[in-house]
C1' cells in the first nucleotide's frame, strides 16, 4: 500500500465483499510448563449458610464465666452483659436512575468542619436521676411492664468570661470532667490534700485537608416533537439554611425560555482513558484512578462534625420466613456460595506476616479493605516437546507416462545434551518498626514518670519448604489446528454425480470436481488453531484535513425579499478575532523517551517529555471586526433617444369551417390499405346569392423580438411594467446571495354563471383481428372559449442556481451610438441572440468569453438498486390530489459514456435462377423407395429446417445382421506371453443323434535336427496374465465430413490516434466475378483467401505409327490384304488470348463499350481447388481413442424369424393420363466403359425369358453390343381408347444349399387408378433445360436409385420495386446464449416482512378530583411529670412526655386525555420463488416513435 465483483471487451460512477488490528468474549478440535494480568457484559432477578464494624476497664457501677490467690477483700490477671466515649457518613459493591440538581475544564463568594497542627484563655463549686442488678408480672416468641438499689468523662443548675455572639453601644447572653503515672519537703488518723508529668474536657483565633453552594464553556439522537412556562420571570417584606437564592410565604408587576432548537420523546452514569487510524477523526467507558447516583420498591425524618445513612430507625407496598394465629422477623448492587436467566464468567480457601483503616496511653483487638493461595489457555509474555551424524535414498503410504517420483535425513541405527517434568538434598528476600536494655537531651524540686535522639538486642512470615541452587537417572514426560479455485502462501488420486454437500465475495457440484467427502502431499500458525460476534481501518463510501450535482444519485418551475452569511476604496482610533511572549492549571495511573529491578520478556520502579485544552498578565496592529469622518470605480437617480407577439381593458376587420334560407342541378356523396357505419330522390355532394354564430388570426415569420419563468402573434385606441443606448449632472457602498415567508406559475382538473363554429377524452356504431375494451373510419358529450374563484403540478429542459472578475479566435443575426463614405459604404463600440472552434476542463460524449475553463461569495440538493416518492403522522386543498417523507424485507448489482459485433417490419450501394421473363416438373393417380407413426417376440442402429427422409446402404432370401425366439459354449469364435500335459498337427472321409451348432465313434495319412536322450517349429488339453463387446458418452476426443460459400472476405508487423476497449490500414472516388485494379488518404509493408499455376475440352504445329486410319496405287464379300504416313485417331511435347491493336467513354488511370483479326475475346466452357471462422452441426456403428459399464455374458456359436409388418400422413422418384402419340415393319448415326471364378461370338432349340454351343479375347485386335430417340412407310382417330399399365390367375425361365415369409425375368390371360393435378412448391441461362438411349460400381441373383457417357436439342432475361440469401458503408439498440434476443403487467400457487382494521391487552405520562400512613413544621392542652424557679408546706410556674387539630405529602382510588408496544377476524399493496396462465406494453421507425 491494496484486491475481487456489473461488461463480449473498455473507461467511469457506485455499492457489496476480503486481506489488518482489536476483545471482560463464546463455541469446536486439541492441550506440556512457568510468570503477569483478567474473569455475571444477561435478571438493579430471588437468596440457604458463614463471615464482612468494632473497640476502649487508663470514663463508670460491677463480677456471670476462666485463671491465680489470700488475710476470703473483685484481692489480682482479666472480663460476659450493661451505662458512657469514639467509630459505624470510611473502606467494599453496583450502574437502576440521571441529557443536567450530573460530569470535565476554568473561575467565583455568601459557608461548615469531628479527629490533626499552631496560638490564646480556662478546667471552680453543687444537684437529681438511671441501666446493669434484684423481686414480681405478661407473652409461644420477639420482647414488654411494675416496685426497689447504684455509678460515671451520662444528665442538670450555679459561679467566672480572655476571646466569641447580640446590641438601642449603656449593656446583655452563654462553658467545662475527669482519668492515669510519679513524688521530696509540709499538713492530715486515713483517704488524701499538695507538687509534677501525661492524656482528656470547655471557650476561642488561625491553618491544613475535606465538604456544601454559584457561574461560564463543553457534553447523544429525533422537527414525522414548534411553541413552552403561574412560583412561572422579576421586585418589596418576611420565613428558612452552615451558607447565596422563589429555597418557602404574602403582596405587586407581566415577565422568562425558544430555529444559535425551547418543550417533548428515545437512549445513556460522566471523566482520566481504551481500541483503531498516517493524521483529522470514529467507536467504546470492563479491569485501575477521580466524581456522581443507588442500596428490596416508594416516602420520611432522627442521631451526629458529617447521613436523610448498603450490613440504623419509622411508615406504606410487594415478596420470603417463624408462629401457640394473638403476633413477630428479613433485605448479599460487601466476600465466598445457591437457584434462576444465559452462548457465557471462579473457592461457601489462608492470613492479618506486609500496606492501610477503627478503637485504645499501650500491649493489643477487629478488618472477605488488603496480602496471598485455588479454578479457567480468557488474554499478554517467556520456555520446552531434543541436538549432531545417518542413503540400501529401507519398509509402509500416495502418485505414476510403470521408467520412476514423493513422504525423506524423515525413520531405523550411532553419538551427545538434560531446559521442562520426576526423585533427593540445600534454601532466601519480602521484617522493620513497636518492645527490651544501655546512653544523651527535654519537662521537673526530682537522679521518678513521660517524651525525643542514638547504640545493642530478643521476638514476629499467611504465602511456603515457595522462588532459587545442587545432585541422580533418562530422549526419557510433552503437537495440534485450520487451510490448499481466484482474492491468498499451498495439488494430486479416489468416491460422489445439480445428489450429498461447500460458500467471506465471485461462485463450485448435472460421470474425468486442484472448489463437495476421504487419502497422500504441500503451504500457514503453533500450546494453540479455527469459527461466530464486537469496534475501528481499508471507505476520499458524509469528503474539516478530503467528494460531488449537463447525460451516472444530485440545481428548488420562476421571482421579490426577512433573518443570516459575504462585502469596493483611502485615513484615524480601538483591540473582539488574529499572531506572539510569559504565567497558572491540565491529579495519579496510562502514552513516548532515557535509566534501573525480576536469568529474558510480559510486568514493574525512578526521571523527563507530551497532554494539541482552559484561565490570567503583557506585546504587535498587517488582515477581519467595531467606531468616526471621507472617496467614486460597485449600485442607484435625473436628462435625451430609438426597438419590441412585454402586460391589462375596450372596440373593429377579413379569409375559412359549420348551420339556416333561396336559386341552379341530379344520383350519388363521403370515407379507406380495402371497406362499412353515415348522408342522399322528403333532392344530398357540387355550385351561386343572402344570413347567423363562435373560435382562431394564413402570407409577413426569421436558430428574429419581448418577458423573471410559465408564456406572448390580425388591426386601432387607452392605461401600464421592464430592458438597451447616449450625454452630462447628482447620491455616496445604498451591494451580492437568500433558510423561513410572500407572489406568479403550461396543460389537465374542480366550483358558480355564460357561451359552444370547429376540434374532441368518455360513449356509440363500422372496420381490422385469434381477440381488439386500441391503432383506421362515421358520429359524439364533457372540455377547449369568456367572467370570477380554486388547484400548484410537467422531459416547468440549456435535464446546466444566482452574482462578480479574468482568460486566444472566426463567422452570422437583432437593437442603438460614434467616426467615415458618392452610397446603410466601411471601421469602431455597448447590449442581446446563434454556429464553428483554441487553450483548459471532462469518464467519455462534449463544453469552450452566453464555459461544463480559472477563481470568490451565498443558497438548494446527492450518498447503491428495489421496496417508494409508498406507508404512518403533520399540513394545504371542495375534491382530485399536493408538500414533507421513512422502515421491515430483498438483490450484488442498478447505472453513465464510449467500443466491437449481431439484429431492425432503419437507410444507401451491390450481387446470386433471388425475383421477374421463360421451359419442364412436384403437390392429384398407380407403383418403387426412404422416413414418421402404429404394430410386433423383434420390426437392430444412426441421420431431423435449409445442411435428415432413392441418406450411412456401390445392392437385408441364408450370410450380411448389429434385432427377436429357441438351443449351445465359458481361456472362450480369432490372436499373444508363460507354465503344464499330449502328440506330429491341421486335414480328408464315413456312420449315428440332432434343426444345426455340437457330441460320440470309426477309417486314413504324415515335418525338421540329432546315434540316442532330447530339442525346434506346430496342433490340442489344462491353468494363468492379457481377451471379447456394432454396450454408453460425437457434450471427453483424433481423424474425416456437411454448411454458410467458391461468398470476398479474414488477419498481422511497425507507425499514428485514443486513458482504454479499440480505431487507422480494410474507409472514400471510380472499377471488377473478386479486399480485382487505379487514384486519393497517417499510414507503410506483409500473410491466409481471389486470380494464376493443375486436369479436361475447343484450334494449330512437331513427334509416334499398332490392334487404329485409308486420300492416292493395287486387292477383297469386308481396310480383308499389300502398301501409305496425307486425313481421323492415339499418346507425348509445344504454340495460341494479352484489353495485345483501333475507336468511343473515363481523370492522360484502372477499366468499360464497340470493332478488326482470330478456332477461341475480355476468368473461352467444365472440373479439381473451400480463407479466419460459425453451427458443443454429423459420425464412439468405417477406423482410432480417454473414461465408464459388462466377463458361465452386454462375449461367442447355431437354427428359425425379423429389418420386407400397415388404418394413416410426408419426402424423393418411375410410369402415365396420350395423336409432337400408340402399335407394326423397314433404314441410319455414338461416346464412355467393362470382361479369365470373366465377357462369351457364330450356329442350333424355344413365341419368349432362356437353353445349347464353345470360336475368339488377359482386350485400340475378341466379346458385352442391339444404341434409342431420329428417319421412311402402314395403321389407330379422341374413346378410359390399339392410351395407361397397376392388380390378380395360370404356365414357365435364371441365380442360388435354399426364392414360403422375401428375388429377378418371360409368355398367355386379367386390364385398376389416372383425361394434366387445390393451396403451395422445385430445377434450369446453352450444347444448358427438356428428351432419348448406353455403360459402370455394388453384385451368385436382384435398380425406377447412384455415378458416368453420348444422341436430338429449345425458350427467355424489360429490369432490380418486391420475396429469399449474401457483401460493403451508415444509423438505432435496454440484444452479446447476440431477435428463435431481451422483456412488461394481471391472474393462479407457495412463502416472507410491512400497512389498514371493529377492537383487545400492557407500559409510560399529563390533567382534574379524592385519599391521607410515617414524619418535619405549626397550633392547642384532657392527662402525666426528678433536677430549675417561687413557696414553710400544700401547691403553682417554666420545661418535658403525651394527646389532639392544621399545612405539606408517599402508596392507593375515580374520571379523562396523550404517547408507545403487543395482538386482531378480515383486508391492501410489496418482495421472493421451478419449466404455470393470458396477452405482447418497452428496447430497431419494436411494427401506432
Nucleotide at each position: 500500500a491494496g484486491a475481487g465483483u456489473u461488461u463480449g471487451a473498455u473507461c467511469c460512477u457506485g455499492g457489496c465483499u476480503c486481506a489488518g488490528a482489536u476483545u471482560g468474549a463464546a463455541c469446536g478440535c486439541u492441550g506440556g510448563c512457568g510468570g503477569c494480568a483478567u474473569g455475571c457484559c444477561u435478571u438493579a432477578c430471588a437468596c440457604a449458610u458463614g463471615c464482612a464494624a468494632g473497640u476502649c476497664g487508663a470514663a463508670c457501677g460491677g463480677u456471670a464465666a476462666c485463671a491465680g490467690g489470700u488475710u476470703a477483700a473483685g484481692c489480682u490477671g482479666a472480663c460476659g452483659a450493661g451505662u458512657g466515649g469514639c467509630g459505624a457518613a470510611c473502606g467494599g459493591g453496583u450502574g437502576a436512575g440521571u441529557a443536567a440538581u450530573g460530569u470535565a475544564u476554568c473561575g467565583g463568594a455568601a459557608c461548615g468542619u469531628g479527629c490533626c497542627c499552631a496560638g490564646u484563655c480556662g478546667u471552680g463549686g453543687g444537684g437529681g436521676a438511671u441501666a446493669a442488678c434484684u423481686a414480681c408480672u405478661c407473652g409461644a416468641a420477639a420482647g414488654a411492664g411494675u416496685g426497689g438499689c447504684u455509678a460515671a468523662u451520662a444528665c442538670c443548675g450555679c459561679a467566672u468570661g480572655a476571646g466569641a455572639c447580640c446590641u438601642g453601644a449603656g449593656g446583655g447572653u452563654g462553658a467545662a470532667a475527669g482519668c492515669g503515672g510519679g513524688g521530696g519537703a509540709u499538713c492530715g488518723c486515713a483517704a488524701g490534700a499538695c507538687c509534677u508529668c501525661g492524656c482528656g474536657c470547655g471557650a476561642u483565633u488561625g491553618g491544613a485537608g475535606c465538604g456544601g453552594c454559584c457561574g461560564a464553556u463543553a457534553u447523544c439522537a429525533g422537527a414525522u416533537u414548534a411553541g413552552c412556562u403561574a412560583g412561572u420571570u422579576g421586585g418589596c417584606g418576611g420565613g428558612g439554611u452552615a451558607a447565596a437564592a422563589g429555597c418557602c410565604c404574602a403582596c405587586c408587576a407581566a415577565g422568562g425560555c425558544g430555529a444559535c432548537g425551547a418543550u417533548c420523546u428515545g437512549u445513556a452514569g460522566c471523566u482520566g482513558g481504551u481500541c483503531u487510524g498516517a493524521g483529522a477523526g470514529g467507536a467504546c467507558g470492563a479491569c485501575c484512578a477521580g466524581c456522581c447516583a443507588c442500596a428490596c420498591u416508594g416516602g420520611g425524618a432522627c442521631u451526629g462534625a458529617g447521613a436523610c445513612a448498603c450490613g440504623g430507625c419509622c411508615c406504606a407496598g410487594a415478596c420470603u420466613c417463624c408462629u401457640a394465629c394473638g403476633g413477630g422477623a428479613g433485605g448479599c448492587a460487601g466476600c465466598a456460595g445457591u437457584g434462576g436467566g444465559g452462548a457465557a464468567u471462579u473457592u461457601u480457601g489462608g492470613a492479618c506476616a506486609a500496606u492501610g483503616g477503627a478503637c485504645g496511653a499501650a500491649a493489643g483487638u477487629c478488618u472477605g479493605a488488603u496480602c496471598c493461595a485455588g479454578c479457567c489457555a480468557u488474554g499478554c509474555c517467556g520456555c520446552g516437546u531434543g541436538c549432531g551424524g545417518g542413503a540400501a535414498g529401507a519398509a509402509g503410504g500416495c502418485c505414476u507416462u510403470c521408467g520412476g517420483g514423493u513422504u525423506g535425513u524423515a525413520a531405523a541405527c550411532c553419538g551427545c545434551u538434560u531446559u521442562u517434568g520426576u526423585c533427593a538434598g540445600g534454601g532466601a528476600a519480602g521484617a522493620a518498626a513497636c518492645g527490651a536494655c544501655g546512653u544523651c537531651c527535654u519537662c521537673u524540686a526530682a537522679u521518678a514518670c513521660a517524651g525525643g535522639g542514638u547504640g545493642u538486642u530478643a521476638a514476629u512470615g499467611a504465602c511456603g519448604g515457595u522462588a532459587c541452587c545442587u545432585g541422580a537417572a533418562g530422549a526419557a514426560u510433552a503437537a495440534g489446528c485450520a487451510c490448499c479455485g481466484g482474492c491468498u502462501a499451498a495439488c494430486u488420486a479416489c468416491g460422489u454425480g445439480c445428489c450429498a454437500g461447500c460458500a467471506g465475495c465471485c461462485g463450485c457440484g448435472g460421470u474425468a470436481a486442484u472448489a463437495c467427502g476421504u487419502a497422500g502431499g504441500c503451504a500457514g500458525c503453533g500450546a494453540g488453531c479455527g469459527u461466530u460476534g464486537u469496534u475501528c481501518g481499508g471507505a476520499a463510501u458524509u469528503a474539516c484535513u478530503g467528494g460531488g450535482c449537463g447525460u451516472a444519485a444530485a440545481g428548488a418551475g420562476u421571482g421579490u425579499g426577512u433573518a443570516g452569511g459575504u462585502g469596493g476604496u483611502g485615513u484615524c482610533g480601538u483591540a473582539a478575532g488574529u499572531u506572539u511572549g510569559g504565567u497558572g492549571u491540565g491529579a495519579a495511573a496510562u502514552c513516548u523517551c532515557c535509566c534501573g529491578g525480576c536469568u529474558u520478556a510480559a510486568c514493574u520502579g525512578g526521571g523527563a517529555g507530551g497532554g494539541u485544552g482552559c484561565g490570567c498578565c503583557g506585546a504587535a496592529g498587517a488582515c477581519u471586526g467595531c467606531g468616526a469622518g471621507g472617496c467614486u470605480g460597485g449600485a442607484g437617480u435625473a436628462u435625451g433617444g430609438g426597438a419590441g407577439a412585454g402586460g391589462a381593458a375596450a372596440g373593429c376587420g377579413g379569409a375559412a369551417u359549420u348551420c339556416c334560407u333561396g336559386g341552379u342541378g341530379u344520383a350519388g356523396c363521403g370515407g379507406u390499405g380495402a371497406a362499412a357505419u353515415g348522408c342522399g330522390u322528403a333532392g344530398a355532394u357540387a355550385u351561386c346569392a343572402g344570413g347567423a354564430g363562435g373560435a382562431a388570426c394564413a402570407c409577413c415569420u426569421g436558430c428574429g423580438g419581448u418577458g423573471u419563468a410559465g408564456a406572448c402573434g390580425g388591426c386601432u385606441u387607452u392605461c401600464u411594467g421592464g430592458a438597451c443606448c447616449a450625454u452630462u449632472a447628482c447620491u455616496g457602498a445604498c451591494a451580492c446571495u437568500g433558510a423561513g415567508a410572500c407572489a406568479c406559475g403550461a396543460a389537465a382538473g374542480c366550483g358558480u354563471g355564460g357561451g359552444u363554429a370547429g376540434c374532441a377524452a368518455a360513449c356509440a356504431g363500422g372496420a381490422u383481428u385469434a381477440g381488439a375494451u386500441a391503432c383506421c373510419c362515421u358520429g359524439g358529450u364533457a372540455g377547449u372559449c369568456c367572467a370570477c374563484g380554486c388547484c400548484c403540478u410537467a422531459a416547468a429542459c440549456g435535464a446546466u442556481g444566482c452574482a462578480u472578475a479574468c482568460u486566444u479566435g472566426g463567422u452570422g443575426u437583432g437593437a442603438g451610438c460614434c467616426a467615415u463614405u458618392c452610397a446603410g459604404u466601411u471601421g469602431g463600440u455597448u447590449c442581446g441572440u446563434g454556429c464553428c472552434g483554441g487553450a483548459g476542463c471532462u469518464a467519455a460524449c462534449g463544453c469552450g468569453u452566453u464555459a461544463a475553463g480559472u477563481a470568490u461569495g451565498c443558497c438548494g440538493c446527492c450518498u447503491g438498486g428495489g421496496g417508494a416518492g409508498u406507508a404512518c403522522g403533520g399540513u394545504c386543498g371542495c375534491a382530485a390530489g399536493g408538500c414533507u417523507g421513512a422502515a421491515a424485507c430483498u438483490c450484488a448489482a442498478a447505472g453513465g459514456a464510449a467500443u466491437u459485433g449481431a439484429c431492425g417490419g432503419g437507410g444507401g450501394c451491390c450481387c446470386g435462377c433471388a425475383c421477374a421473363a421463360g421451359c419442364g416438373g412436384u403437390g392429384g393417380a398407380g407403383c418403387a423407395u426412404g422416413a414418421g407413426g402404429u404394430u410386433c417376440a423383434a420390426u437392430u442402429c444412426g441421420a431431423c429446417g435449409c445442411a435428415a427422409c432413392g441418406c450411412g446402404a456401390a445392392g437385408a432370401a441364408c450370410c450380411u445382421u448389429a434385432c427377436c425366439u429357441g438351443g449351445g459354449c465359458u481361456c472362450g469364435a480369432a490372436c499373444g506371453g508363460c507354465a503344464u500335459u499330449u502328440c506330429a498337427a491341421c486335414g480328408u472321409u464315413c456312420a449315428u443323434a440332432g434343426a444345426a451348432a455340437u457330441a460320440u465313434g470309426g477309417a486314413u495319412a504324415u515335418c525338421c535336427c540329432g546315434c540316442a536322450a532330447g530339442g525346434g517349429a506346430g496342433u490340442a488339453u489344462u491353468g494363468u496374465c492379457g481377451a471379447g463387446g456394432u454396450g454408453c458418452u460425437g457434450c471427453a476426443u483424433g481423424g474425416c465430413u456437411g454448411u454458410c460459400g467458391u461468398c470476398a472476405g479474414c488477419u498481422c508487423g511497425u507507425g499514428u490516434c485514443g486513458u482504454g476497449a479499440g480505431a487507422u490500414g480494410u474507409u472514400g472516388g471510380g472499377u471488377u466475378a473478386a479486399g480485382u485494379c487505379c487514384c486519393g488518404c497517417a499510414a507503410c509493408a506483409a500473410g491466409c483467401g481471389c486470380a494464376a499455376c493443375c486436369c479436361u475440352u475447343g484450334c494449330c504445329c512437331u513427334g509416334u505409327u499398332u490392334u487404329g486410319c485409308c486420300a492416292u496405287c493395287a486387292u477383297u464379300a469386308a481396310g480383308u490384304u499389300g502398301g501409305g504416313a496425307a486425313c481421323u485417331a492415339u499418346c507425348a511435347g509445344g504454340g495460341g488470348a494479352c484489353c495485345g491493336c483501333c475507336a468511343g467513354c473515363g481523370a492522360u488511370a484502372a477499366g468499360u463499350u464497340g470493332g478488326a483479326g482470330g478456332a477461341a475475346g475480355g476468368u473461352g466452357g467444365g472440373g479439381a481447388u473451400g480463407a479466419c471462422g460459425u453451427c458443443a452441426a454429423g459420425u464412439c456403428a468405417u477406423c482410432a481413442u480417454g473414461g465408464c459399464c459388462u466377463u458361465u455374458a452386454u462375449g461367442u456359436c447355431c437354427a428359425g424369424g425379423g429389418c420386407u409388418a400397415c388404418a394413416c400422413a410426408c419426402g424423393u422418384g418411375c410410369u402415365a393420363c396420350a395423336a409432337u402419340g400408340g402399335a407394326c415393319g423397314g433404314u441410319a448415326c455414338a461416346a464412355a466403359g467393362c470382361g479369365c471364378u470373366g465377357c462369351g461370338a457364330a450356329g442350333c432349340c424355344g413365341c419368349g425369358a432362356g437353353g445349347u454351343g464353345g470360336a475368339g479375347c488377359u482386350a485400340a485386335u475378341c466379346g458385352c453390343a442391339a444404341a434409342a430417340a431420329a428417319c421412311c412407310g402402314u395403321u389407330c382417330u379422341c374413346a378410359g381408347u390399339u392410351c395407361g399399365g397397376a392388380u390378380u390367375g395360370c404356365a414357365g425361365g435364371c441365380u442360388g444349399c435354399a426364392a414360403c415369409u422375401c428375388g429377378c425375368c418371360u409368355g398367355c390371360a386379367u386390364g385398376a387408378a389416372g383425361c394434366u393435378g387445390g393451396a403451395a412448391u422445385c430445377g434450369c441461362u446453352a450444347g444448358u433445360a427438356a428428351u432419348g438411349g448406353c455403360a459402370g460400381a455394388u453384385c451368385a441373383g436382384c435398380a425406377u436409385g447412384c455415378u458416368g457417357c453420348c444422341g436430338u436439342g429449345a425458350a427467355u432475361a424489360c429490369g432490380u420495386u418486391c420475396c429469399c440469401g449474401g457483401g460493403c458503408c451508415u444509423u438505432g439498440u435496454a440484444c452479446a446464449c447476440a431477435c428463435c434476443g431481451c422483456c412488461c403487467g394481471u391472474c393462479a400457487c407457495a412463502u416472507c416482512a410491512c400497512g389498514a382494521a371493529a377492537g383487545u391487552g400492557g407500559g409510560u405520562u399529563g390533567u382534574a378530583c379524592u385519599a391521607g400512613a410515617a414524619g418535619u413544621c405549626u397550633g392547642u392542652g384532657c392527662g402525666c411529670u426528678a433536677a430549675c424557679c417561687a413557696g414553710c408546706a400544700a401547691u403553682g410556674g417554666a420545661g418535658g412526655c403525651c394527646a389532639c387539630g392544621g399545612c405539606c405529602c408517599a402508596a392507593g382510588g375515580u374520571a379523562u386525555g396523550a404517547c408507545u408496544c403487543a395482538u386482531g377476524a378480515u383486508u391492501g399493496g410489496g418482495g421472493u420463488g421451478a419449466a404455470g396462465u393470458c396477452g405482447u406494453a418497452a428496447c430497431a421507425a419494436g411494427g401506432u416513435a
Small-subunit ribosomal RNA from a metagenome, 1489 nucleotides, folded computationally.
Rfam family: Bacterial small subunit ribosomal RNA. Rfam links the family to the GO terms ribosome and structural constituent of ribosome.